[in-house]
RNA sequence: GUGCGUGUAGCUCAGUUGGUUAGAGCGCUACCUUGACACGGUAGAGGUCGCUGGUCCGAGUCCUGCCAUGCACA
Numbered sequence: 001g002u003g004c005g006u007g008u009a010g011c012u013c014a015g016u017u018g019g020u021u022a023g024a025g026c027g028c029u030a031c032c033u034u035g036a037c038a039c040g041g042u043a044g045a046g047g048u049c050g051c052u053g054g055u056c057c058g059a060g061u062c063c064u065g066c067c068a069u070g071c072a073c074a
Stems, first nucleotide, its partner, number of pairs: 001073007010026004019057001028044005050066002053063002
């Protein structure tokens, strides 16, 4: 340099053919429970879906460009 893949919560990930609220597990915070801790229970916080532009009534999802990263080829 070329081709393919990946990028969604602090971490690991799901998200179907574009459609009504963006989710799960772990973690975190508060409370209950305990003499205290752990386990367990209840509730809660936390996201511009890598960036940018476009298509569309509507984009995490489709398209352009860019960035980061992995693999292969040269």